The RNA shown here (glycine-GGAnGA riboswitch aptamer) has 197 nucleotides. Rfam family: glycine-GGAnGA riboswitch aptamer. A reference for the family is Weinberg et al. (2017), "Bioinformatic analysis of riboswitch structures uncovers variant classes with altered ligand specificity", Proc Natl Acad Sci U S A. Clan: Glycine riboswitch clan. Rfam describes the family as follows. glycine-GGAnGA riboswitch is a variant of glycine riboswitch that have in common a U69A change. This riboswitch is associate with genes that encode either saccharopine dehydrogenase or amino acid transporters and other genes with not predicted function. The coordinates come from a structure-prediction model, not an experiment, and the mean pLDDT is 78.
[in-house]
RNA sequence: CCGAAUGACGCUAGCAGGAGAGAUCUGAUUUAUUUUUCAGACGCCGAAGGAGAAAUUCCUUGAAAUCGCUCUUUCAAGGAGGGAAACUCUCAGGCAAAAGUACUGCUAGAAGACGGGACUCUGGAGAGUUUCUUGUAAAAGAGAACACCAAAGGGGAAGCCGAAGACGGCGAAUCUCUCAGGUUAAAGGACAGAGAA
Numbered sequence: 001c002c003g004a005a006u007g008a009c010g011c012u013a014g015c016a017g018g019a020g021a022g023a024u025c026u027g028a029u030u031u032a033u034u035u036u037u038c039a040g041a042c043g044c045c046g047a048a049g050g051a052g053a054a055a056u057u058c059c060u061u062g063a064a065a066u067c068g069c070u071c072u073u074u075c076a077a078g079g080a081g082g083g084a085a086a087c088u089c090u091c092a093g094g095c096a097a098a099a100g101u102a103c104u105g106c107u108a109g110a111a112g113a114c115g116g117g118a119c120u121c122u123g124g125a126g127a128g129u130u131u132c133u134u135g136u137a138a139a140a141g142a143g144a145a146c147a148c149c150a151a152a153g154g155g156g157a158a159g160c161c162g163a164a165g166a167c168g169g170c171g172a173a174u175c176u177c178u179c180a181g182g183u184u185a186a187a188g189g190a191c192a193g194a195g196a197a
Stems, first nucleotide, its partner, number of pairs: 001116003011109007022042001024041005043095003049091001050089003057080009119195005128146001130145005147183003153179001154177003159170004
């Protein structure tokens, strides 16, 4: 600053959207095959669930700044506490379809008071330091070529509303497209935790 008793954040139920990775191989079972089930082998995925941990805070020690000392501030180490995420690990789960899936939207029900953004600190993935030309001490930068990523932003989208209808308007998501952006580090970064006035 914005939203909220004309009902916040959540909960339950229903409907809809919702990725990834071997329909791998061997043996047994089944009805000869397929399918199902069981056992084993190697290879993978991460979004049921589970586990891990950053910063803010406190204590101790050391160093530096200031200074006559103290105080204060900064940095480093150790300990306590905190223990979040879509990050990490793959215990569990999964690897045709179906089912399920974090998450997202709508409807209904019961209940009832907060929620979001801005600001600061911290965690936070992916993909070419590719090739050629120019440039330079060397880079950066500029132009071109092919290959990729998906988590700033943007478009699409399930759905909702209006219309007799054609159609129009509104419109979510780690879904989708890759316009923009990105492919060493840094920066950025959806999302997540903490916090002052």